A computed fold for a 98-nucleotide RNA from a Pseudomonadota bacterium, annotated as c-di-GMP-I riboswitch aptamer. It matches the Rfam family "c-di-GMP-I riboswitch aptamer". From the family's description: GEMM was predicted in a large-scale screen for bacterial structured RNA regulatory elements. Gene Ontology term of the family: cyclic-di-GMP binding.
């Protein structure tokens, strides 16, 4: 250097849930937890998912108005959010093995 994870050891990450915390949300980060993970290490390059603050279309209700214009709110659509423990792709790495 390539393979693939039989067995064994030494480590090693940490679902759900819970406290605190930042965030419109998704979710993130500390700390407890231990479902599970031989890349559950790191990268959004491609698909997939999740939300929808901001922003768009358009419908309907309400305010306002002589009317119109305006304003709000549902509802819908969008990723510039977010998920590496959803799949591939890339980069790296313990251990023993052939």
């Nucleotide at each position: 250097g390539u393979u693939a994870g039989a067995u064994a050891a030494a480590g090693g990450c940490a679902c759900a849930c819970c406290u605190g915390u930042c965030g419109a949300a998704a979710g993130g980060c500390a700390g407890g937890g231990c479902c599970g993970c031989a890349a559950a290490a790191c990268u959004u390059c491609c698909g997939g998912u999740c939300u929808a603050a901001g922003g768009g279309c358009g419908u309907u209700u309400u305010c306002u108005c002589a009317a119109a214009c305006g304003a709000a709110a549902a509802c819908u659509c969008u990723a510039u959010g977010a998920c590496a423990g959803c799949g591939g792709g890339g980069u790296c790495a313990c251990c023993g093995g052939a």